[in-house]
RNA sequence: AGCGGUACCUCGGGGGGGCUCGCGCAUCUGACGAUACGCUGGCCUGAGAUUGCGAAAGCUGACCCGUUGAACCUGAACCGGUUAAUACCGGCGGAGGGAAGGGUAUCGCGGCCAUCG
Numbered sequence: 001a002g003c004g005g006u007a008c009c010u011c012g013g014g015g016g017g018g019c020u021c022g023c024g025c026a027u028c029u030g031a032c033g034a035u036a037c038g039c040u041g042g043c044c045u046g047a048g049a050u051u052g053c054g055a056a057a058g059c060u061g062a063c064c065c066g067u068u069g070a071a072c073c074u075g076a077a078c079c080g081g082u083u084a085a086u087a088c089c090g091g092c093g094g095a096g097g098g099a100a101g102g103g104u105a106u107c108g109c110g111g112c113c114a115u116c117g
Base pairs, nucleotide, nucleotide: 002109003108004107005106006105007104008103009102010101011066012065013064014063017044018043019042020041022039023038024037026035027034028033050061052059053058072097073096074095078091079090080089081088
């Protein structure tokens, strides 16, 4: 030279869950009431359930992930267990997809050169 680890900068990829008090509104109902949506709080899981701008689309902050890739998407409104529900556990399944860039610093491996013995 080269290879690898870590941190940072840059680049790229990704996600807006479940339950619920109250209020508003719409639909259904003979009524009680039920359901959908919106707003403000609360609870659960999680790294993240969220910040700011915007009428919206979207952009953005935070967080996670970048092939050694279960970040995330599809199958999937999936199957069994479990839970208030999501989450979770097992399956589906290492199934099908999925971001392969650059720089700086530092540590290690490693070889090369010079000198001395």
This is a predicted structure of a 117-nucleotide RNA (TPP riboswitch aptamer (THI element)) from Jannaschia sp. The sequence is in RNAcentral, with records from Rfam and Ribocentre. RNAcentral records the identical sequence in 2 taxa.